[in-house]
RNA sequence: UUUUAUAAAAAUCGGAUUCUUCAUAUAUACUCGCCAAUAUGGGGCGAAAGUCUCUACCAGGUUGCCGUAAACAACCUGACUAUGAAGGUUUGAAAUUCUUAU
Repeated sequence: UUUUAUAAAAAUCGGAUUCUUCAUAUAUACUCGCCAAUAUGGGGCGAAAGUCUCUACCAGGUUGCCGUAAACAACCUGACUAUGAAGGUUUGAAAUUCUUAU
């Protein structure tokens, strides 16, 4: 210096994942029915609807409006779920590469 064997670590590849971020979907929309409240009120139940989509369709707050009637409006903050991507975590490995030790 080379080769072989063994062991370990890393890369690579695969599985899992209660984690994080991002993207897509959806606007935590829209439309109705029944019942209920009435300025100390503006609610409850149900249907339908939207997504190459399962689930969810609410919570808290601000402002307005309605002069007592049957009807609410605008806005702010917060997610969950499905799928995909990246990262993290964990685990495995026949073979391959590389490093170290013997």
Source information:
This is a predicted structure of a 102-nucleotide RNA (Purine riboswitch aptamer) from Filobacillus milosensis. It matches the Rfam family "Purine riboswitch aptamer". On this family, see Mandal et al., Cell 2003: "Riboswitches Control Fundamental Biochemical Pathways in Bacillus subtilis and Other Bacteria". Clan: Purine riboswitches. Rfam links the family to the GO term purine nucleobase biosynthetic process. Lineage of the source: Bacteria > Bacillati > Caryophanales > Bacillaceae > Filobacillus. The coordinates come from a structure-prediction model, not an experiment, and the mean pLDDT is 78. The sequence was found by an Rfam model in a public genome assembly.